[in-house]
Molecule: transfer RNA
Organism: Guinardia striata
């Protein structure tokens, strides 16, 4: 230079044909035990990388930005 991929919870990912965004670890509380650990309950955390269009609605369709990756030279 060309071309293809990915960006969601603190981490690793799901999330289908556009309709309330979710899972295991991890964190905190709690029950249990002398303590602790396992285990069992239950909370906590997300403007779905930034911008902009379409739509009654957008994590999904489309433009661009910006990081990464991987292929071709």
């Nucleotide at each position: 230079a060309g071309g293809a991929a990915a960006a969601u919870a603190g981490u690793u990912c799901a999330g289908u044909u556009g309709g309330u965004a979710g899972a295991a670890c991890g964190u905190u509380a709690g029950u249990u035990u002398c303590c602790a650990a396992a285990a069992c309950u239950a909370a906590a955390g997300g403007u779905c990388g930034g911008g902009g269009g379409u739509u009654c609605a957008a994590u999904u369709c489309c433009c661009u930005c910006u990081u990464u990756u991987c292929c071709u030279g």